[in-house]
Predicted 3D model of a 73-nucleotide RNA (transfer RNA) from Candidatus Zapsychrus exili.
Its Rfam family is "tRNA". Gene Ontology term of the family: triplet codon-amino acid adaptor activity. By type it is a transfer RNA.
RNA sequence: GUGGCUAUAGCUCAGUUGGUAGAGCUCCUGCUUGUGGUGCAGGCGGUCGCCGGUUCGAACCCGGUUAGCCACC
Numbered sequence: 001g002u003g004g005c006u007a008u009a010g011c012u013c014a015g016u017u018g019g020u021a022g023a024g025c026u027c028c029u030g031c032u033u034g035u036g037g038u039g040c041a042g043g044c045g046g047u048c049g050c051c052g053g054u055u056c057g058a059a060c061c062c063g064g065u066u067a068g069c070c071a072c073c
Stems, first nucleotide, its partner, number of pairs: 001072007010025004019056001027043005049065005
């Protein structure tokens, strides 16, 4: 330099053919328990790496860009 993959909650990841952003763990509150743990119920938390475009509507499609990884040269 060329090509590919990845980027979504504090962490690990879902989210299919564009239509209200989710799960588990963590954390907080309550119940249960003599205490802790387990179990149960509820809650906090992300405008989806960034910029722009298409569209009535974009995490999803298109262009650019940043970072990490892989392959080739």